[in-house]
RNAcentral holds the sequence, with entries from ENA and Rfam. This is a predicted structure of a 74-nucleotide RNA (transfer RNA) from Synechococcus sp. RS9916. The same sequence occurs in records of 5 taxa.
RNA sequence: GGGCAUGUAGCUCAGUUGGAUAGAGCAUCAGAUUCCGGUUCUGAGGGUCGCAGGUUCGAGUCCUGCCAUGCUCG
Numbered sequence: 001g002g003g004c005a006u007g008u009a010g011c012u013c014a015g016u017u018g019g020a021u022a023g024a025g026c027a028u029c030a031g032a033u034u035c036c037g038g039u040u041c042u043g044a045g046g047g048u049c050g051c052a053g054g055u056u057c058g059a060g061u062c063c064u065g066c067c068a069u070g071c072u073c074g
Base pairs, nucleotide, nucleotide: 001073002072003071004070005069006068007067010026011025012024013023019057028044029043030042031041032040050066051065052064053063054062
């Protein structure tokens, strides 16, 4: 340098044929429970869906370029 895959919450990941509020578990915070802590239960906060454009009435999803990581070819 060529090709392929991945990129979504602090971490690990889901997200169907493009369709209306973007989710789960763990973690964090608050409350309940306890003498305190842990466990358990309840609730809350946290996201420009890697970046920038394009297509569309509508994009996490489709297209293009770039970036990062991994694999592979030379």
Background: The organism belongs to Synechococcus, within Bacteria. Its Rfam family is "tRNA". By type it is a transfer RNA. The prediction has a mean pLDDT of 80.